[in-house]
Context: one part of a larger RNA
């Protein structure tokens, strides 16, 4: 110096745990907000920096129920205090509740400045302090009032649990890309995605046929499932892709405009209001005849059995010996069981704790709600002469979009733009168009349920993960940090059963280390479970 060997150091992978996640089922909830939200910001504790809580009444307050012995959060200390006259602690209701914030009194660089007006406190007076109102917009009602005579029109005041803003996804509209694919690319495609915008709910959208269809048939709408990758679209290229029949989940139908008829006004055209009426086998108005009963309710309010949630109660059954630091394992002998789910206890516990089965409970708040009453809706046969039955509609012509469907033979749906009907002897579809036959009644409006989704409560499961995994985040994480900013965005777990966390004594500025002592272990000493490898030594065999 090489190889070896045995001890080390550093280092932090492995195994082993799991405080946190991730998926996902069953239920629940699906909203909050000018009565001042969600988010903050600043305070508040005897000492208090942070987090948590709380709000100048500030680690608290009241009241009502639970509990039942210790307590003043993490957070293990000192003082001091409270607590069977029931605290601490859990739940209901309820008071407080600074300052920004939709921020609302003007203002403003967010948590600040500055004010007006009533009260009311205080000074000798001004200052000054405390409450309390004071934004805008709509809606109603009142007063006041121009150009301009009546009036409006604008201005004030009142009144409003009226808006406004916040919220993860699901929804509904309106705007709307490009990488991409096509092996390039323009029509096509990605896509009506993404991404912006408004707006609603607990769902939302959509719905009671101017419908599907070819069976003398179906009988609102959604939603699956199958028709099916059919039939078609398609530089017929890449792709794009229905629908109706059949199963199924649910089931539910109404309400206006008009005609007539009343009342009120009325510029005499009509208008407002109550009646009346809603259809397609057309049906209402009218006309005549009967009739006042029956069912139903999805909407409004009331009372409410009876469950449920929001604190909690009760809850069988086990001992000895050895072993070991510890027994729950082991050996004896035993018990419960509607409870051998789980976790925890010094090792591996049915019977030691917490709990499990099973039972039970609420002053109070919230929810469901049988039922019941008010309340609201609801009826027929004939007749057809006259009236009505949604109009700048329907249809066309141009231009475009949506329908799976790219202008095609192109219906149907929506409309920029320009023409424009009919009136039940009528109108519209039935994939150009005509017939004829069929099935429907547009140009007005509500509608539960079955769908979709999870930010969030509650039990609960995993052939999820186990710390380079799993959330970016097991740990004071969207923190540290980076960036003018939008924003990007981490690393980081384990002594031990318990701190028992090492007194007292050497060496040291000091770290560290010896020793004594704790403990089962201290090569478990807080740089603390195992401690791999790379790297770096200390001693040696053996070789050069």
């Nucleotide at each position: 110096g090489g190889c070896g060997u045995a001890c080390g150091g550093u280092g932090g992978a492995u195994g082993c745990c799991u405080a946190g996640g991730c998926a996902c089922u069953a239920a629940g909830a699906g909203c909050u907000g000018a009565u001042g939200a969600a988010g903050g910001a600043c305070g508040c504790g005897a000492c208090u920096a942070a987090c948590a809580g709380c709000g100048a009444a500030a680690u608290g307050c009241u009241u009502c129920g639970g509990g039942g012995a210790g307590u003043g959060g993490u957070a293990c200390g000192u003082a001091c205090a409270c607590a069977a006259a029931g605290a601490u602690c859990c739940g209901g209701a309820g008071a407080u509740a600074u300052c920004c914030g939709a921020a609302u009194g003007g203002g403003g660089c967010a948590a600040c400045c500055c004010a007006a007006u009533g009260c009311u406190g205080g000074u000798a007076a001004u200052g000054c302090a405390g409450c309390a109102u004071u934004a805008c917009a709509c809606a109603c009602a009142a007063g006041u009032g121009a150009a301009u005579a009546a009036a409006u029109a604008g201005c004030u005041u009142g009144u409003g649990a009226u808006g406004a803003g916040g919220c993860a996804a699901c929804c509904u509209u309106g705007c709307g890309a490009a990488u991409u694919g096509a092996a390039a690319c323009a029509u096509c495609u990605u896509a009506g995605u993404a991404g912006c915008a408004a707006g609603a709910g607990g769902a939302a959208a959509a719905g009671a046929a101017a419908g599907a269809a070819a069976a003398a048939u179906c009988g609102a709408u959604u939603c699956c499932c199958u028709g099916a990758g059919u039939a078609g679209c398609g530089g017929c290229g890449a792709g794009c892709g229905a629908a109706a029949c059949g199963g199924g989940a649910a089931g539910a139908g109404c309400c206006c405009a008009a005609a007539c008829c009343g009342a009120c006004c009325u510029u005499a055209g009509g208008g407002u209001c109550g009646g009346g009426g809603u259809a397609g086998u057309a049906g209402g108005a009218c006309c005549a005849c009967g009739a006042u009963a029956u069912g139903g309710g999805a909407u409004u309010a009331a009372a409410g059995a009876a469950g449920a949630c929001u604190a909690g109660u009760u809850g069988a059954a086990u001992g000895g010996c050895a072993u070991u630091g510890a027994a729950a394992g082991g050996c004896c002998a035993g018990c419960c069981g509607a409870a051998g789910a789980a976790g925890g206890u010094g090792c591996a516990a049915g019977c030691c704790c917490u709990g499990u089965a099973a039972a039970c409970g609420a002053a109070a708040g919230u929810u469901u709600g049988a039922u019941u009453u008010a309340c609201c809706c609801u009826a027929g046969u004939g007749g057809u002469a006259u009236c009505c039955u949604g109009a700048g509609u329907a249809c066309g012509g141009c231009g475009a979009g949506g329908c799976a469907c790219g202008a095609g033979a192109a219906a149907c749906c929506u409309u920029g733009u320009c023409g424009g009907a009919a009136u039940c002897a009528u109108c519209c579809a039935g994939g150009a168009c005509c017939a004829c036959c069929u099935g429907g009644a547009a140009a007005g409006g509500c509608u539960a349920a079955a769908u979709a989704c999870u930010c969030c409560u509650u039990a609960g499961u995993g052939a999820c993960c186990g710390a380079u995994a799993g959330u970016g985040a097991a740990c004071c994480a969207g923190u540290a940090c980076c960036g003018u900013g939008a924003g990007g965005g981490a690393a980081a777990g384990g002594u031990g059963a318990a701190a028992a966390g090492a007194a007292c004594c050497g060496c040291u500025g000091g770290c560290g280390c010896g020793g004594a002592g704790u403990g089962a272990a201290a090569u478990a000493g807080a740089a603390c479970c195992u401690g791999a490898a790379a790297c770096c030594g200390u001693a040696u065999g053996c070789u050069u």

Overview: The part of an RNA shown here (large-subunit ribosomal RNA, domain I) has 544 nucleotides and comes from a biogas fermenter metagenome. The RNAcentral record of the full RNA draws on SILVA. Its mean pLDDT, the model's own confidence on a scale to 100, is 86. It matches the Rfam family "Bacterial large subunit ribosomal RNA". Its family is annotated with structural constituent of ribosome and ribosome in the Gene Ontology.